This is a predicted structure of a 345-nucleotide RNA (Bacterial RNase P class A) from Reinekea sp. G2M2-21. It was read from a public genome assembly, where an Rfam model found it.
[in-house]
RNA sequence: GGAGUCAGCCAGACAGUCGCCGCCUGCAUUGCAGGGGGAGGAAAGUCCGGGCUUCAUAGGGUAAGGUGCCAGAUAACGUCUGGGCGGUGUGAGCCGACGGCAAGUGCAACAGAGAGGAGACCGCCAGGUUUCGACCUGGUAAGGGUGAAAGGGUGCGGUAAGAGCGCACCGCAACGUUGGUAACAGCGUUGGCAAGGUAAACCCCACCUGAAGCAAGACCAAAUAGGGUUCCGUAUAGGCGUGACCCGCGCUGGAACCGGGUAGGUCGCUUGACUGUGUGAGUGAUUGCACGGCUAGAUGAAUGACUGUCUACGACAGAACCCGGCUUAUCGGCUGACUCCCAUC
Repeated sequence: GGAGUCAGCCAGACAGUCGCCGCCUGCAUUGCAGGGGGAGGAAAGUCCGGGCUUCAUAGGGUAAGGUGCCAGAUAACGUCUGGGCGGUGUGAGCCGACGGCAAGUGCAACAGAGAGGAGACCGCCAGGUUUCGACCUGGUAAGGGUGAAAGGGUGCGGUAAGAGCGCACCGCAACGUUGGUAACAGCGUUGGCAAGGUAAACCCCACCUGAAGCAAGACCAAAUAGGGUUCCGUAUAGGCGUGACCCGCGCUGGAACCGGGUAGGUCGCUUGACUGUGUGAGUGAUUGCACGGCUAGAUGAAUGACUGUCUACGACAGAACCCGGCUUAUCGGCUGACUCCCAUC
């Protein structure tokens, strides 16, 4: 000097004029004056988890769904942190749908002799026959071929030719032991020891799980018709009760037809598992303590327009009960740490 990786912060600012929404104070009655405030890092997707509300006095089971290495954090999670193993990159780093195939059932076209407790096509060796071209019998799985994948790998010995047939090392299994909370990693002894892949295939195992949702729900006011007709029925039946089915529990007569009223307002609605600074604990996620802050609550949906200065010269983009995450979109600026390459000293 260049190229990268990881993490954090900002998201236009100041002033003036007019306009909109909400709160507080004063005057006052439908308004006026003053003061402060007024969209995001993702508000998006509605993908997870909760808080809250109702069913509801509420339970158990089955099915179904979700997660899937270990240990922690958290209100909780499918999130996050740290570690292990695997993959990937020169590296800083990044990714992981990461329990079990020897419980069972499946699937893998074609090719190939043979595709799972699955083989002999070419070949090699031995014996026999021979019309001397070759054929038959037996052994073999080291060499070749087919295939994505072919009864562990490399080497030496051995054999008629070969083969864990034997040996050495690696691999695998069992047992023991060391370190670690654990996942796991190392070491030793013994054994020639094989029945591959796939569970984001069905399945098995472990753990977790009521449902619906602020258009939840609560209250107030007003109005009408607690209406009428017909049929069945006397209950142990049947029906209803916030996922499905069963048990249990609670409530309760059922069905058909005709006809009438309402659509308004208030609350929920913003002080919250919130946030800033300092300090302590922890590798970290996070958390204790102390001192501060109050930061939109609209409801056909509020923050817009103009001017001046500065500037990162603005992309993606607008709250509707709230919060913690994940994912997606994205202009530009600032800061820190780390990695690699080149040149010079």